[in-house]
RNA sequence: GCACCUGUAGCUCAACUGGAUAGAGCACCGGACUACGAAUCCGGAGGUUAAAGGUUCGAAUCCUUUCAGGUGUA
Numbered sequence: 001g002c003a004c005c006u007g008u009a010g011c012u013c014a015a016c017u018g019g020a021u022a023g024a025g026c027a028c029c030g031g032a033c034u035a036c037g038a039a040u041c042c043g044g045a046g047g048u049u050a051a052a053g054g055u056u057c058g059a060a061u062c063c064u065u066u067c068a069g070g071u072g073u074a
Base pairs, nucleotide, nucleotide: 001073002072003071004070005069006068007067010026011025012024013023019057028044029043030042031041032040050066051065052064053063054062
C1' cells in the first nucleotide's frame, strides 16, 4: 500500500435481515439489614451508539467519507 473485522454507559457485552422510551452484568451513589463492616435485598444516576454527510415515515442497524484499534498479505 491492498483486503477484511471491530468501535454502544467507567469496564465487559446485548439490541432477533431498519420499527415504538437503546438494555444487562460488574463498578459507582443512596437506603434497608448489622455493634461496625462484608455479603444480601431495594432504589438511583450514568449514552450526541467513534465523527460527518446521505437514504428512509422511521437508522445503533443500510450507503459514502474520515478517525482509532486489530488481523492477513507483498
Molecule: transfer RNA
Organism: Fuerstiella sp.